The RNA shown here (transfer RNA) has 73 nucleotides and comes from an uncultured Lentisphaeria bacterium.
The sequence was found in a public genome assembly.
The coordinates come from a structure-prediction model, not an experiment, and the mean pLDDT is 80.
It matches the Rfam family "tRNA".
[in-house]
RNA sequence: GCCCACAGAGCUCAGUCGGUAGAGCACAUCCUUGGUAAGGAUGAGGUCAACGGUUCAAAUCCGUUUGUGGGCU
Numbered sequence: 001g002c003c004c005a006c007a008g009a010g011c012u013c014a015g016u017c018g019g020u021a022g023a024g025c026a027c028a029u030c031c032u033u034g035g036u037a038a039g040g041a042u043g044a045g046g047u048c049a050a051c052g053g054u055u056c057a058a059a060u061c062c063g064u065u066u067g068u069g070g071g072c073u
Stems, first nucleotide, its partner, number of pairs: 001072007010025004019056001027043005049065005
């Protein structure tokens, strides 16, 4: 220099053919206990890497950029 994949909650990841962004763990409060742990209930937490485009509507499609990983030379 060229090519490919990935970027989403604190962490690991679902999200189908574009139509209200979810799960597990972790966290907070409560119940239970003599007190912990375990268990149960409820809750908080997201500009979906950035910018632009297409569309009535974009995490999703298109372009550029950034970052991470891999391959070729």